[in-house]
Context: one part of a larger RNA
RNA sequence: GGCAAUAGGUGGAUGCCUUGGCGAUGACAGGCGAUGAAGGACGUGGCAUAGCUGCGAUAAGCCUCGGGGAGCGGUAAGCACGCUUUGAUCCGGGGAUUUCCGAAUGGGGAAACCCAGCCGAAGUAACAUUCGGUUACGGCUUGCUGAAUAAAAUAGGCAAGUCGGGCGAACCUCCUGAAUUGAAACAUCUAAGUAGGGAGAGGAAAAGAAAGCGAAUGCGAUUCCCUCAGUAGUGGCGAACGAAAUGGGAACAGCCUAAACCGUCGGGAUUUAUCCCGGCGGGGUUGUAGGACCUCGUUGUGGUAUCUCAAUAGAUAGAAGAAGGAACUGGAAAGUUCCGGCAAAGAGGGUGACACCCCCGUAUUCGAAAUCUUGCGAGAGCCUAGGGGUAUCCUGAGUAGCACGGGACACGUGAAACCCCGUGUGAAUCCGCGCAGACCACUGCGCAAGGCUAAAUACUAGUCAUCGACCGAUAGCGUAUAGUACCGUGAGGGAAAGGUGAAAAGUACCCCUGUUAGGGGGGUUAAAAGUACCUGAAACCUAUUGCCU
Numbered sequence: 001g002g003c004a005a006u007a008g009g010u011g012g013a014u015g016c017c018u019u020g021g022c023g024a025u026g027a028c029a030g031g032c033g034a035u036g037a038a039g040g041a042c043g044u045g046g047c048a049u050a051g052c053u054g055c056g057a058u059a060a061g062c063c064u065c066g067g068g069g070a071g072c073g074g075u076a077a078g079c080a081c082g083c084u085u086u087g088a089u090c091c092g093g094g095g096a097u098u099u100c101c102g103a104a105u106g107g108g109g110a111a112a113c114c115c116a117g118c119c120g121a122a123g124u125a126a127c128a129u130u131c132g133g134u135u136a137c138g139g140c141u142u143g144c145u146g147a148a149u150a151a152a153a154u155a156g157g158c159a160a161g162u163c164g165g166g167c168g169a170a171c172c173u174c175c176u177g178a179a180u181u182g183a184a185a186c187a188u189c190u191a192a193g194u195a196g197g198g199a200g201a202g203g204a205a206a207a208g209a210a211a212g213c214g215a216a217u218g219c220g221a222u223u224c225c226c227u228c229a230g231u232a233g234u235g236g237c238g239a240a241c242g243a244a245a246u247g248g249g250a251a252c253a254g255c256c257u258a259a260a261c262c263g264u265c266g267g268g269a270u271u272u273a274u275c276c277c278g279g280c281g282g283g284g285u286u287g288u289a290g291g292a293c294c295u296c297g298u299u300g301u302g303g304u305a306u307c308u309c310a311a312u313a314g315a316u317a318g319a320a321g322a323a324g325g326a327a328c329u330g331g332a333a334a335g336u337u338c339c340g341g342c343a344a345a346g347a348g349g350g351u352g353a354c355a356c357c358c359c360c361g362u363a364u365u366c367g368a369a370a371u372c373u374u375g376c377g378a379g380a381g382c383c384u385a386g387g388g389g390u391a392u393c394c395u396g397a398g399u400a401g402c403a404c405g406g407g408a409c410a411c412g413u414g415a416a417a418c419c420c421c422g423u424g425u426g427a428a429u430c431c432g433c434g435c436a437g438a439c440c441a442c443u444g445c446g447c448a449a450g451g452c453u454a455a456a457u458a459c460u461a462g463u464c465a466u467c468g469a470c471c472g473a474u475a476g477c478g479u480a481u482a483g484u485a486c487c488g489u490g491a492g493g494g495a496a497a498g499g500u501g502a503a504a505a506g507u508a509c510c511c512c513u514g515u516u517a518g519g520g521g522g523g524u525u526a527a528a529a530g531u532a533c534c535u536g537a538a539a540c541c542u543a544u545u546g547c548c549u
Stems, first nucleotide, its partner, number of pairs: 001548009015534001016499002020471002022468007029460002031167002039101003042056003046079002051075002062095006071083003106115003116135007137164009171202001172200005182189001186236001212219002223250004233241002254452003257396001261282009287430001289395004293389004302383003306380004313373004318366003324339005340357002342346001348360003401425007411437001432447005486493002506533001509521004
């Protein structure tokens, strides 16, 4: 030095465990904010200048209404001092307080700080000082004022009222809008109207009651799913992109205006009789055209998506809730044996090993002073009529169309319609207008240039309940709590780290000593499992012994 065995050390694999995650289902909720949010800073405890949690100078709390019923003063031991059956702690509803920063909003500012005006109060001999309130900006409405310019008006100014502002996971709409990539290169094309950026809204959003579909014996708002169909098509006809009708389902709901005409109020013009404009009320709302106008008829029926009340049910605390003992083993009984019981409860969890009958629960049943949700139903409001005649009036104009340039349509300019923008031009008025994929005819379908509309659909930051051939500490979320420690000027990046025991019973006392270490006795315990703590593999290290060299 090697090999082997044994005894240890080191190390933290493995096994077992789970406080934490992951995924899903159902229900709820789908917002918070100038009445100051989200998120923070700083405070706040008898011991308390650490963190977390709670709270806000009334500061681990105050008031009140309910629940609950014996202990309580969070994590968190201990000391001290208290509270509590005159009902505390705790749980829930409502309320009070709620420093400073933050949209931050009196002005400023290097967030949590500095400095003011006005009104009121305390205070002072008078100042000072302190306290309360108020003072940002923008929109809209109203009122008061008010120039250039004589009047009026307008601009402007001031005040009051009201709304907005910011935050939030995804979903939604609109605006804007890449590149990697694919085409085996690359430019049209693709990726993709995706990612990213901006604005805005809601619990959903958007869309929506045909100037539709497209050829059927037609259908009859929108949305979503299946199908049609990887079809018809588009396409350096490459890569690739990719419908629609129909059919089957989910869900169903339809309405209001503008105008003609009538009335009224105000303003303007003026030839004093009208005209024009604006507000309000009535009227009216469609394509087998409808309405106004004239005439005849209709006041009862039905509906309701608006408002108020509101049955019921539910949410936010809870309550009742069956039935077991003994012996044995053991540290411990829930195990085994014996003899019983309950079950609308033998889900689950806990308890010193595996418990239907020990505890919490479970089945089942019951419950709210207060606030909220639901909304049977009621009331109010609103809507609810047509027939005939006439052919005078109305039926959404810088609109439709057209030209050019674009976009979007599955459709890349193509024969390219339809739809939407920009620039220019620019109709018709029901004997009208648009569309049916160039265009024309015929024949059909519809009625643009105003608006609203539930449900079926999308999503889940959050709450509750339940579940898993999901993970079990290098796994599962990054986190068994941590966006912490740490890194970075910053945007940002971003860990590691679980387990004594049933119970601290966490080793009194003695000894060694270089004295907060470590150890030996002794004690606790079922066991030292001794807080470098369950199990404790391997690499690696040490000691002893044997063999070999």
This is a predicted structure of a 549-nucleotide part of an RNA (large-subunit ribosomal RNA, domain I) from Wenzhouxiangella sp. The source organism's lineage runs through Bacteria, Pseudomonadati, Pseudomonadota, Chromatiales and Wenzhouxiangella. It was read from a public genome assembly. Rfam family: Bacterial large subunit ribosomal RNA. Gene Ontology terms of the family: ribosome and structural constituent of ribosome.